[in-house]
About this RNA:
Model confidence (mean pLDDT): 80 of 100. This is a predicted structure of a 75-nucleotide RNA (transfer RNA) from a Lentisphaeria bacterium. The sequence is in RNAcentral, with records from ENA.
This record gives sequence, C1' cells and structure tokens, in this order.
RNA sequence: GCCCUCGUAGCUCAGUGGUAGAGCGCACCCUUGGUAAGGGUGAGGUCACGGAUUCGACUUCCGUCGAGGGCUCCA
Repeated sequence: GCCCUCGUAGCUCAGUGGUAGAGCGCACCCUUGGUAAGGGUGAGGUCACGGAUUCGACUUCCGUCGAGGGCUCCA
C1' cells in the first nucleotide's frame, strides 16, 4: 500500500427498510429467622462519526475513525 470481517445497553451478542431487543450484570420489591437460589418490577442506548438515497435507515450507498485478520513491496 491492497483485500476481508467487525463497531448496537456496564459485558457478551441478536436485530437485512416501518415501535431498538435478549442473556448476564445493576436498583427496588416478594419469598427466608438470615443468606444463596427462585419470582416480579424498573433504570440504563446521540445503534462509532459525517453525508447520500428513501415517505421512512441499526438495516442500502459513499467517505472518515477505530478493532481484528490476510496478502504484497522496500529497507
């Protein structure tokens, strides 16, 4: 320098054009003599950033940044 994959909640990840979700974690409550386990409720998101297309974008297109992997050249 070129190519591929990825970026969504604190963590691990779903979500391929029409209301942003799950598990774990966190807070509160129930249960217990008290823990743990179990059950219920809730909080928590500029969907990496900018632009384009569209009535409508996490989703499609372009660019930028970042992470991981592969290939090549020079020294």